RNAcentral holds the sequence, with entries from Rfam.
SAM riboswitch aptamer (S box leader) from Elizabethkingia meningoseptica, 95 nucleotides, folded computationally.
Taxonomically the source falls in Elizabethkingia (Bacteria, Flavobacteriia, Flavobacteriales, Weeksellaceae).
The coordinates come from a structure-prediction model, not an experiment, and the mean pLDDT is 83.
It matches the Rfam family "SAM riboswitch aptamer (S box leader)". Gene Ontology term of the family: regulation of gene expression.
């Protein structure tokens, strides 16, 4: 990297560096950014899955994951106001 399987409108940020982008890719929308963006470091939370402890959908935070906006929203289907597909992301479990 590939498969499969579950999930996803719910939660949770400061600080240092850094210095022009970011919100996955295309396209269009929209929106976040110098009252400082991505990245990386620190702590320091969140609990989504695995784990543990208990039998409650509760605690704990070991292991991944996360801490703007529904996976920002459309798109291609069904068919009218949502669903569903795909691609992605995450975990988990195979190879």
């Nucleotide at each position: 990297a590939g498969c499969u399987u579950a999930u996803a409108a719910a939660g949770a940020a400061a600080g240092a560096u850094g210095g022009a982008g970011g919100g996955a890719a295309c396209u269009g929308a929209c929106c976040c950014u110098g009252u400082g963006a991505a990245g990386u470091c620190u702590u320091a939370a969140c609990a989504a899955c695995c784990u543990g402890c208990u039998u409650u959908u509760g605690c704990a935070a070991g292991g991944u994951g996360u801490u703007a906006c529904a996976u920002u929203c459309a798109g291609c289907c069904u068919u009218u106001a949502a669903g569903g597909a795909a691609a992605g992301a995450u975990a988990a479990g195979c190879a």